Source information
The RNA shown here (Bacterial RNase P class A) has 393 nucleotides and comes from a marine eukaryotic metagenome. It matches the Rfam family "Bacterial RNase P class A". By type it is a ribozyme. Its mean pLDDT, the model's own confidence on a scale to 100, is 78. Of the family's consensus pairs, 92% are formed in the model. The sequence is in RNAcentral, with records from MGnify.

RNA sequence: GACAGGCGGUCGCCGUCGGGCUUCGGCCCGGCGGAGGAAAGUCCGAACACGACAGGACACGGUGGUGGGUAACGCCCACCGGCUCCGAUCAUCGAGCCAGGGAAAGUGCCACAGAGAAGAACCGCCGAUGGCCUCCACUGGAGGCACAGGCAAGGGUGAAAAGGUGCGGUAAGAGCGCACCGCCCGCGCUGGUGACAGCCGGGGCUAGGCAAACCCCACCGCGUGCAAGCGCAAGCAGUUCUCGGCGGGCCCCGUGCCCGCGUCCGUGGUCCGCGGAACGAGAACGGGUCGCGUGCUGGAGGCCGUCGGCAACGGCGGUCCCAGAUGAAUGGCCGUCACCGACGCCACCCCGUCCGGUGACCGGGUGGCGCGGCACAGAAUUCGGCUUACGUC
Numbered sequence: 001g002a003c004a005g006g007c008g009g010u011c012g013c014c015g016u017c018g019g020g021c022u023u024c025g026g027c028c029c030g031g032c033g034g035a036g037g038a039a040a041g042u043c044c045g046a047a048c049a050c051g052a053c054a055g056g057a058c059a060c061g062g063u064g065g066u067g068g069g070u071a072a073c074g075c076c077c078a079c080c081g082g083c084u085c086c087g088a089u090c091a092u093c094g095a096g097c098c099a100g101g102g103a104a105a106g107u108g109c110c111a112c113a114g115a116g117a118a119g120a121a122c123c124g125c126c127g128a129u130g131g132c133c134u135c136c137a138c139u140g141g142a143g144g145c146a147c148a149g150g151c152a153a154g155g156g157u158g159a160a161a162a163g164g165u166g167c168g169g170u171a172a173g174a175g176c177g178c179a180c181c182g183c184c185c186g187c188g189c190u191g192g193u194g195a196c197a198g199c200c201g202g203g204g205c206u207a208g209g210c211a212a213a214c215c216c217c218a219c220c221g222c223g224u225g226c227a228a229g230c231g232c233a234a235g236c237a238g239u240u241c242u243c244g245g246c247g248g249g250c251c252c253c254g255u256g257c258c259c260g261c262g263u264c265c266g267u268g269g270u271c272c273g274c275g276g277a278a279c280g281a282g283a284a285c286g287g288g289u290c291g292c293g294u295g296c297u298g299g300a301g302g303c304c305g306u307c308g309g310c311a312a313c314g315g316c317g318g319u320c321c322c323a324g325a326u327g328a329a330u331g332g333c334c335g336u337c338a339c340c341g342a343c344g345c346c347a348c349c350c351c352g353u354c355c356g357g358u359g360a361c362c363g364g365g366u367g368g369c370g371c372g373g374c375a376c377a378g379a380a381u382u383c384g385g386c387u388u389a390c391g392u393c
Stems, first nucleotide, its partner, number of pairs: 001393003005337007013034009036376001040387002043385005048225004060221005065079005080100001081098005101216002106214002108210003122155002124151003129148002131145006163181006182205001183203004188199004229294004238285007245261006251254001263277005301320008339373003343370008352361003
């Protein structure tokens, strides 16, 4: 990088289109479409939706070489720098890896070992100078001690020990001096868009490591997710309005007739009447439950060609429509073909051994038959990535 078993039959499932039937709930027939490279983890980045939001600052989180790609990214491509590996060494080339800004702003840490993990004397070296002692014999010289002290060379510890190697130098040493290498600095020069590289000049070097410790710098960042959100809307409850005495029976079914009973409050001494409550019927209203619809699948879309680019990728042209379920469809069985097997049987061939022999045995190959196997895994708003799982080539 590619594939993710093929074909046929049969029984089903989801969506959609057409036709027919219907008791309007659906049913039948036919056509078409129906999981993935990861649909997974939900780790990044977006679209979309709702909520919040003047602007700025703080806090918090993330990213971190340079240039490009992209809607965007912590992803991808190319390059730079560093480290590791292969080729005997070096260089070149190749492969792999790197959270790869800042350690001369500050704080902190550096296990074990070690004297010491940052301005280091444990062993060690020296003791020129000063001090003390002895001798020579005099204003000095020689020797000793290791007292003041000097030394980062050597040993030892460690992942790491205060630039490395060499020569000089010194009492011993030391960038103390010098050469080469390394390091640092420079609005220096040249090349490059740039990271950076080469050269030049300056500095003896002042600067151990860790920022995946706090921190500093630069840049980016509102929150919640399709169970977002939007629409329609049973029932029950609520509010308002209108109408009605209540219950039972009968028929010629009309707001018909008959029988029984008539609650509470206000007005009022009582009754009638009037008004209201309760009860019943109907209508309207707002929110909204069950439910239904929408969001929903045509998209930063796939494929082919061509052009630009080292590449990631982009431009143009052509062509295609490719799941939308919701207690959640996309499947089961049979046949056949293909593939795999370190399994079994048979046939043929080859090599070897035994044997008088056309026979036996061991190993290998080819073909046939049988048997077994054919991974990881299942969409749920949609894309771009990363990571993880996994069979074969």